[in-house]
Context: one part of a larger RNA
Molecule: small-subunit ribosomal RNA, 3' major domain
Organism: Verrucomicrobiota bacterium
């Protein structure tokens, strides 16, 4: 001086409480553990490992097993010796990889020519390549938690012999070491704010591919034209919010309540953005590097096989057990985004997945159906017109290839399951619930994951006793 107490005061946090909804039982998806296995590559391991590295495992991927192969190598450089331009053609053999065989072909410069020098390529031989072998307890980077939590620090001076203290304690405040007062301190830095991006309101500028209020034209219909800078948007600037106006009230330059003004009021909501440090916290397998090891083999190239096995057990989802619901027709309203060997309309075939065929679009141009919603209409409490696993048949599509092991569709089957024990999670507002679109990944696709996007939209919070994490002071301690 920490640090730790089932010590103490004090104060936060969806930490408890109130509230609304899961999970935990079921089916099935996806991680993992154990078991199998020739392999079932490897790593993540309370919280912070388990839909996690996977934003794409049928071959490749692939690091693993099994066969078959290669040895200066699939990759890079440089050195010597040689041979040939480079490219390219076809034979055998084989699963491929290779193996081998044979046929074409002689670059540039200088020089009659031999040759010489460079470029390329192949062979033979040193140098050397390669290693997802190991070591995250040798490392760089970079991340993940405390934790968006208000803390962590120096400097000069003062007090202590000294370790260290002060200051950073104290009053009161505040999201906040935020500010205010006091004060042997009196400054500073990192951190908090804010400066940045979205978004909420008006205003100025611009007017296509966006708009469309007057005027005109046309139409079966439509901003389709013409034209219009008015509105909506669209994307550059600017305003606006400061506890700024008033009141009241504590402690006065500070702060707290409460009125109106206002598109918004006391951080307006959201995002980026992590202090000094913790966890010898994660990662040698994304990269990069220090040592260790291999080096006809822990290199490397191939086929096929694994990663997909399955009595079990756990983690995160999905879809359900129904009437606030299913199932039939009819109709209504988004935003963000992707589109060139790529979105792809009208058409036309097919019950359907999808196919023919291509109009437009390198995009405010053209494709890309919103659903829940509402209006009719049926079901009547039943394992059912509820749920749809599973399994037989028959097809689509991607792809060299769907057996292992791919999605999709249609006929038929129609399982478990009637709200789920102990226990256990999320969320305070455009959030929770709940509905559907979109993208990256990618040929296809195991997405019920992940990252955005709009829609309709609640409920409760009296309170800080108690469970959890945290900060401040302080006190015990045989622990550093």
């Nucleotide at each position: 001086u920490g640090a730790c107490g089932g010590g103490g005061c004090c104060c936060c946090g969806c930490a408890c409480a109130a509230g609304c909804g899961g999970u935990g039982g079921a089916g099935c998806a996806u991680g993992u553990g154990g078991c199998u296995u020739a392999a079932u590559u490897c790593g993540a391991g309370g919280c912070a490992a388990c839909g996690c590295g996977a934003a794409g495992a049928a071959c490749c991927u692939u690091a693993c097993c099994a066969g078959g192969g290669u040895u200066u190598g699939a990759c890079a450089u440089g050195c010597a010796g040689u041979g040939g331009a480079c490219c390219g053609g076809a034979g055998a053999u084989g699963a491929a990889a290779g193996u081998u065989u044979c046929c074409u072909u002689c670059c540039g410069u200088a020089g009659c020519a031999a040759u010489a020098c460079g470029g390329c390529c192949g062979c033979u031989g040193c140098a050397c390549a390669g290693g997802u072998g190991c070591u995250g307890c040798a490392u760089g980077g970079c991340u993940g938690u405390c934790g968006u939590c208000a803390g962590c620090u120096c400097g000069u001076g003062u007090c202590g012999u000294g370790a260290g203290a002060u200051g950073u304690u104290g009053g009161g405040u505040u999201a906040a070491g935020u500010c205010c007062c006091g004060c042997a301190a009196c400054g500073a830095g990192c951190g908090c704010a804010a400066c940045c991006c979205c978004u909420g309101u008006c205003c100025c500028u611009a007017g296509u591919u966006a708009c469309u209020a007057a005027c005109g034209c046309g139409u079966a219909a439509u901003g389709g034209c013409g034209a219009g800078g008015a509105c909506u948007c669209u994307a550059g600037g600017g305003a606006g919010a400061c506890a700024a106006a008033c009141c009241u009230c504590c402690u006065u330059u500070g702060g707290a309540g409460g009125u109106g003004g206002g598109a918004a009021g006391g951080u307006g909501g959201g995002g980026a953005a992590g202090a000094c440090g913790u966890c010898a916290a994660g990662u040698c397998a994304g990269c990069a590097a220090g040592g260790c090891c291999c080096u006809u083999a822990c290199a490397u190239c191939c086929u096929g096989g694994g990663c997909u096995g399955c009595a079990c057990a756990c983690g995160u989802g999905c879809u359900a057990c129904a009437a606030u619901g299913c199932c039939c027709g009819g109709u209504a309203c988004a935003g963000a985004g992707g589109g060139u060997u790529c979105c792809a309309a009208u058409a036309c075939c097919g019950u359907g997945a999808g196919g023919u065929g291509g109009a437009g679009g390198c995009a405010a141009u053209c494709c890309u159906u919103a659903a829940a919603g509402c209006c009719g209409g049926g079901c009547c409490c039943a394992g059912u017109u509820c749920a749809g696993a599973u399994u037989g048949g028959a097809g689509u599509c991607u792809g060299c290839a769907a057996c292992u092991c791919g999605a999709c569709u249609c006929c038929a089957u129609g399982a478990a399951g009637c709200c789920g024990g102990a226990a256990u999670c999320g969320c305070u507002a455009g959030u929770a619930a709940u509905g559907g679109c979109g993208c990256a990944u990618c040929a296809g696709c195991a997405a019920c994951g992940g990252c955005g996007c709009c829609g309709u939209g609640a409920a409760u919070a009296c309170g800080u006793u108690c469970c959890c994490g945290g900060g401040g002071c302080u006190u015990g301690u045989a622990c550093a």